[in-house]
Molecule: small-subunit ribosomal RNA
Organism: bacterium
RNA sequence: AACUUUAUUUGAGAGUUUGAUCCUGGCUCAGGAUGAACGCUGGCGGUGUGCCUUAGGCAUGCAAGUCGAACGCUCCCUUCGGGGAGAGUGGCGAACGGGUGAGUAACGCGUAGAUAUCUACCUCAUAGUGGGGAAUAGCUCAGCGAAAGUUGGGGUAAUACCGCAUAGUCCCUCCGGGGUAAAGGCUUCGGCCGCUAUGAGAGGAGUCUGCGUCCUAUCAGGUUGUUGGUGGGGUAAUAGCCUACCAAGCCGAUGACGGGUAGCCGGUGUGAGAGCACGACCGGCCACAAGGUCACUGAGACACGGGGCCUACACCUACGGGUGGCAGCAACCGGGAAUCUUGCGCAAUGGACGAAAGUCUGACGCAGCGACACCGCGUGUGGGAAGACGCUCUUCGGAGUGUAAACCACUGUGGCAAAGGAAGAAGUUCUGACUGUACUUUGCUAGAAAGCACCUGCUAACUACGUGCCAGAAGCCUCGGUAAUACGUAGGGUGCAAGCGUUAUCCGGAUUUACUGGGCGUAAAGAGUUCCGUCGGCGUCUGUGUAAGUCACUUGUCUAAACCCAGGGCUCAACUCUGGACUGGCAAGCGAAACUACAUGGAUUGAGUUUGUUCGGGGAAGCUAGAAUUCUCGGUGGAGGGGUGAAAUCCGUAGAUAUCGAGAGGAAUACCAGUCGCGAAGGCGGGCUUCUAGAACAACACUGACGCUCAGGGACGAAAGCUUGGGUAGCAAAAGGGAUUAGAGACCCCUGUAGUCCAAGCCGUAAACACUGUCUGCUAGUUGCCUGACCUCUGGUUGGGUGACGCAAGCUAACGCGUUAAGCAGACCGCCUGGGGAGUACGACCGCAAGGUUAAAACUCAAAGGAAUUGACGGGGGAGCGCACAACCGGUGGAGCAUGUGGUUUAAUUCGAUACAAAGCGAAAAACCUUACCUGGGUUUGACAUGUACCUGCAUAUUUGCCGAAAGGCAGAUAGCCUUCGAGGGUGGUACACAGGUGAUGCAUGGCUGUCGUCAGCUCGUGUCGUGAGACGUCCACUUAAGUGUGGUAACGAGCGCAACCCUUGCUGUCAGUUACAAGUGUCUGACAGGACUGCCCCGCCUUUGGCGGGGAGGAAGGAGAGGACGACGUCAAGUCAGCAUGUCCCUUACAUCCAGGGCAACACACAUCCUACAAUGGAACCAACAAUGGGUAGCGACGGGGUAACCCUGAGCCAAUCCUCCAAAUGGUUUCUCAAUUCGGAUUGAAGGCUGCAAUUCGCCUUCAUGAAGCCGGAAUCGGUAGUAAUCGCAAAUCAGCAGGUUGCGGUGAAUACGUUCUCGCUCCUUGUACACACUGCCCGUCAAGCCAGCAAAGUCAGCAACGCCCGAAGCGGGUGACCGUGACUCUCACGAGAGCGGCCCUUCUACGGCGAGGUUGGCGAUGAGGACUAAGUCGUAACAAGGUAUCCGUACUGGAAGGUGCGGAUGGAUCACCUCCUUU
Repeated sequence: AACUUUAUUUGAGAGUUUGAUCCUGGCUCAGGAUGAACGCUGGCGGUGUGCCUUAGGCAUGCAAGUCGAACGCUCCCUUCGGGGAGAGUGGCGAACGGGUGAGUAACGCGUAGAUAUCUACCUCAUAGUGGGGAAUAGCUCAGCGAAAGUUGGGGUAAUACCGCAUAGUCCCUCCGGGGUAAAGGCUUCGGCCGCUAUGAGAGGAGUCUGCGUCCUAUCAGGUUGUUGGUGGGGUAAUAGCCUACCAAGCCGAUGACGGGUAGCCGGUGUGAGAGCACGACCGGCCACAAGGUCACUGAGACACGGGGCCUACACCUACGGGUGGCAGCAACCGGGAAUCUUGCGCAAUGGACGAAAGUCUGACGCAGCGACACCGCGUGUGGGAAGACGCUCUUCGGAGUGUAAACCACUGUGGCAAAGGAAGAAGUUCUGACUGUACUUUGCUAGAAAGCACCUGCUAACUACGUGCCAGAAGCCUCGGUAAUACGUAGGGUGCAAGCGUUAUCCGGAUUUACUGGGCGUAAAGAGUUCCGUCGGCGUCUGUGUAAGUCACUUGUCUAAACCCAGGGCUCAACUCUGGACUGGCAAGCGAAACUACAUGGAUUGAGUUUGUUCGGGGAAGCUAGAAUUCUCGGUGGAGGGGUGAAAUCCGUAGAUAUCGAGAGGAAUACCAGUCGCGAAGGCGGGCUUCUAGAACAACACUGACGCUCAGGGACGAAAGCUUGGGUAGCAAAAGGGAUUAGAGACCCCUGUAGUCCAAGCCGUAAACACUGUCUGCUAGUUGCCUGACCUCUGGUUGGGUGACGCAAGCUAACGCGUUAAGCAGACCGCCUGGGGAGUACGACCGCAAGGUUAAAACUCAAAGGAAUUGACGGGGGAGCGCACAACCGGUGGAGCAUGUGGUUUAAUUCGAUACAAAGCGAAAAACCUUACCUGGGUUUGACAUGUACCUGCAUAUUUGCCGAAAGGCAGAUAGCCUUCGAGGGUGGUACACAGGUGAUGCAUGGCUGUCGUCAGCUCGUGUCGUGAGACGUCCACUUAAGUGUGGUAACGAGCGCAACCCUUGCUGUCAGUUACAAGUGUCUGACAGGACUGCCCCGCCUUUGGCGGGGAGGAAGGAGAGGACGACGUCAAGUCAGCAUGUCCCUUACAUCCAGGGCAACACACAUCCUACAAUGGAACCAACAAUGGGUAGCGACGGGGUAACCCUGAGCCAAUCCUCCAAAUGGUUUCUCAAUUCGGAUUGAAGGCUGCAAUUCGCCUUCAUGAAGCCGGAAUCGGUAGUAAUCGCAAAUCAGCAGGUUGCGGUGAAUACGUUCUCGCUCCUUGUACACACUGCCCGUCAAGCCAGCAAAGUCAGCAACGCCCGAAGCGGGUGACCGUGACUCUCACGAGAGCGGCCCUUCUACGGCGAGGUUGGCGAUGAGGACUAAGUCGUAACAAGGUAUCCGUACUGGAAGGUGCGGAUGGAUCACCUCCUUU
């Protein structure tokens, strides 16, 4: 929900579009089923079932015969009674049974009816069965032929054939009459079986009708015997069934005709149902029998195992001619993914014949084969370890397999053997294929008997190894690029189980074609619009009648089987038997009358008409006006004008632009003007006139449902475009030129033709949009405008139209809609069903063309899409900040040198970092070492750690010789262990575990670090809003360095960040003071404390609070006093496995380790960061002054001496406020140089020295003398700095034996500038757009090139199908004719013979096969062509998404490598700013 109640029945979802969400929408999965097939596996039984493909071909055997009681003949046997066999004549049967589904879209089938009909065998009834005749097969003789077979002569029988008689019936009839039959056989003699005629029945058959019965309109017109009539013929029977004539009908959008596909039904599968799909087996009907065609016989056939002919195929042949038809049962070949035995029996059931016995029966009953399906059973049962072995995993402890096994006890479904042994038999006897089967009993035997798929999610079930975007998996999403629960294997697990999976197909899920039960503003979807509207559908109030729809009752039928219910039988079940029933369909009968319908009468509210008033840019034609642009002429004037981002092309001294006057011509109508008005839409705008259409209001009157919506049809229909003829001022596709650009077929500029305009005709499309079909009714409001009417008139009331708002309700996925609905209902029409292919191809229609309308498929993807959300982004907007720009100062980029990097080179030039955020970085120091690299030489339990076992000595130290570059190796010498006395400790060697690795992976990691950024942000709880993702809070106003604070507010609070707390420094005080200071103090050092908070006063501003600005006092310091440390949530797979740690992988006489030497230092070059300079604000010389931070015993090292100097000798003092480092330098003073490659600058090079250190060559630093490059302030570009800062000057320290132009600190001297936020860069917040979310280094479009795939076109070519015209015309049925041929029955005749009739020959209608011709249609192939889909990272550009850098899109035209561009008209599905208008609130 159905139902009064009871009983009863009854519907599940998931995955996948996104960063996330909701919706739309497709794809996929879980279920059931099968005449199945394939893979792996396979114990038993029962019941079913088994060529779905080639209606392809078929060897062999069998599948329809029977009757001697219808008949003759021949032969055999005989007990002589008779019995049997054979080929024929004759009768019945062979039209059943069995097979198949090719054809058929049809009265074929189903259902319900009808009758113009027939009917062998069977049943019933009535009547009859008399008397004759002529043949013929078999047989025999003769002949032809290879055979199949056949010809002629002779003679013979019948229940074979033919007359005659009879006729109650029957048939015909003009009602007088006429016509029509038979057969016997057997007998026990009782009769039985037959035969003829007629009627009836049963069963069967024929025909007709209503309704139902697939897809296609890219099949729209079809039909000539066609539709009807009349006459005739024909049939069992009706009928154009056939024929002659007459008429011109008949069918069709309710789908004719054509094309495709298909046997139909009972039923079967599925489904909650409605439905959808199917039509195996079983049952009913139909059709067919190698492909066609034809008739005969017969009760019945146009006949599967009959016939004739044609064709194809096959076989036999003596080549002349013949034979055949498994879609019967088996079997065979072929085809195919695929489907069985050349079995037994008529015992049962059924059938044919027969009187019967009986014969026949591949129907049927059984058996065989196949897990093909359904059902049932088994493969053991109980015990048995804190749990064997093996295997797997492991955190190495163990865990799992697992009571599983072994082992013990037991049972016997099954198996084997033996014994017994049915029912199926109906029918007194006899009769069993199955079958010695089912079943029962006994014995033996755990013995023969478990697999398959899956284990990422959906979906039950997880680990290890191998592999490394490979191999592979995959139903969908997807998995696999070195830790794969997704591949392969193993262990384990899950599911089902003699099966399990896969594939194919159908239904379901799919409400995804929606009748039940969907939609169309933006997702797919309202035709561009309706005046005229056809068919159709629907239709106001009321009375009466009818009864088609509707409802109720009754009857018939819908075979059986199946499904359902209740019982019964096989041990159960499957299976089967008996009985019963619902719903529903059709038909008939009898009723009801509310509703629909029909008929008829009435009504007025729907609709329309009349009268009056008003309105408008409604339409058509004609006339006309002024302003402006351009052009022509004339005047003035004299150098430019024009144009742009900037320019140029262009115009101009032949006078432009400018200005004045006169004239010509075309197009469009400023202001008014407005979310204004009118119109169906497209659309319509100066004024006037004429013609014409409409709407609204008011009033009463009239008609009386006349209405609404409309497939097809007809009319209209912007712009562009087309044809013809005009016209052409301006504008302007195309075209030309100039710019821009990498290019620029564009954007910009200068020209400019079609066109734009008019007339006549065509086209028929637009984002033709409100992306919202028309009509009718109902459902809160607020507020404008336009146009009427009325009133009590600044206003109110009431109509019509047009807008805005809206949390009324309601609807919606949301956005939004909301009396002008997208709300609630009704009527009708149109349209949609995943994206792409495609609004395309083909076909058809329309068009002059362009093209339009209608409109697919193959193939391909798992999405495409709508709305909203959070981010990110924008060559969007707003606000704010920052040495971000600007202002100022000084640099870098040019030179030389130093250092680092790239590159190159090399045996090696070890490795890493490499946009900002790598590059004087790791490295706070590479001569050896470091060192990781290279060459060479060595070692192998190792240079280093721990353990075990064994060995033997021993702690070990010092030292010698030889080889060697050393490491190391070999050989010795000397001294010489501890001990609890256990070879205990320690040590050496050997062996085994292992060590070792600066080897790989920073994309497996920890930790640490950089950066955004010291930017102000990032979140949570509760609550509220939203279907949800999410939002609010965190927003707005003011303010701040700050999400700092205040106020407002569906928010109220809180956390991490900010600030503060910490350190240094500036002032003061107190205390302590050594090594400071001559003292005494406190310059100084240290510790502790105070001090600053917009605290006080005045003024101003916003908004009282809060804050900002200005001034003042006080103060060392004034608005964070200055500096530092401190770095939220997170981002960059940022950096680091070479600092350390660490998973995994890799090496193990080497990728480990030791040593020597070399390299990290190379050098055409490029970059980065410094240093020094280019000089006079300077260089040089002399004299003079003032610091701070630090460091020091393997150290700092004074004084003194030596040396030109580096430095050396000596060594006081100092473990440091004590001593040393320690002379600070810039600065000041004096002198000199005088603008030059110099007394600038110091590179480079030579010589001589010093220092450190085993060692200074590759490859250190310093000194002296000599040498004296480049460089005269640096292109494009770029860096730092806002005050004790920049600039400038020196000093110290770490590292360190030595080496500083680097780094980290320290102090000295000590500026300039900031108007301001337009611009550049970065960041924060709000807002907006988005096709981005790997988030703009995003996404993405088209040509071209390559590969591959399917379809389209195409000269043609091949094949099929159906029909047309003509020719030919077999067999056969029918017809005709004759002077032809043959002829038993009957008639006439004495006879001969004649006649009737029949057959042949001949002619002919119809016609199969065949041939010719011209078209139609369908399919295959097809050089080539155009487009499409998909592919790896190809090429060219950048069209679209942000204002996408020229807003985009639609239609149309032109044009271009390509996306595209431009013109004309249109849309907003355009951002931004301003203005106008409107609305809301106050």